[in-house]
The RNA shown here (SAM riboswitch aptamer (S box leader)) has 105 nucleotides and comes from Amphibacillus marinus. Its mean pLDDT, the model's own confidence on a scale to 100, is 83. Rfam family: SAM riboswitch aptamer (S box leader). Rfam describes the family as follows. The SAM riboswitch is found upstream of a number of genes which code for proteins involved in methionine or cysteine biosynthesis in Gram-positive bacteria. Gene Ontology term of the family: regulation of gene expression.

RNA sequence: AUCUUAUCCAGAGAGACUGAGGGAAUGGCCCGAUGAAGUCUCAGCAACCACCUUUUGAGUAGGUACGGUGCUAAUUCCAUUAAGCUUACGCUUAAAAGAUAAGAG
Repeated sequence: AUCUUAUCCAGAGAGACUGAGGGAAUGGCCCGAUGAAGUCUCAGCAACCACCUUUUGAGUAGGUACGGUGCUAAUUCCAUUAAGCUUACGCUUAAAAGAUAAGAG
C1' cells in the first nucleotide's frame, strides 16, 4: 500500500516567520493581501486509545485528562450512486468516496 471495526448535524484560535493559494477528487458554492497553504510557539476542544469507579457471560453506565493520536470557517461546506416520496423545486434513507482512531498486515 491494503484489510477489519467504530465514529463523522456537537465542540474548540491567538501570535511569530513567510507570501498565494486553499476547502481530498469532479461540479457547485465559498474562504483568502483586513494575509491562503506551510513551519514554529502558546492556548483550547474532544474523549478513539489510556486510566479510575460500578458491574457483567460478553458488555454497559458514569467519571478523569498526566500520556499516544486527532481536531480548532461553513454538517465530511453541498452534491456525486441507488431506492422511496414529490407536478416541480426538492426531501428522506441507505451506500460509495473521504477523514480520524484502534487493531491486523